RNA sequence: CAUCCGAAAGGGCAAUCCGGGUAACCGGAGCGCAAAGCCAUGUACCCCGAUUGGGGUCGACAGGCUGCCGAA
Numbered sequence: 001c002a003u004c005c006g007a008a009a010g011g012g013c014a015a016u017c018c019g020g021g022u023a024a025c026c027g028g029a030g031c032g033c034a035a036a037g038c039c040a041u042g043u044a045c046c047c048c049g050a051u052u053g054g055g056g057u058c059g060a061c062a063g064g065c066u067g068c069c070g071a072a
Stems, first nucleotide, its partner, number of pairs: 012033002016029005031059001037065003041062003044057005
């Protein structure tokens, strides 16, 4: 110097439930997450259509891109 790992600190996201609202959303509690940031590329699952299709879940798994801090 680079890579892997991830303690602490400062923060971040927010499952699900409750309340308000026609709704967008707002407030409270906070399951959990070191990428629970982004991408639908592959697989998987769900919905519509039944047609070779369309939509959704990245907090399903893999893959790609980016990122805060820096102890052992």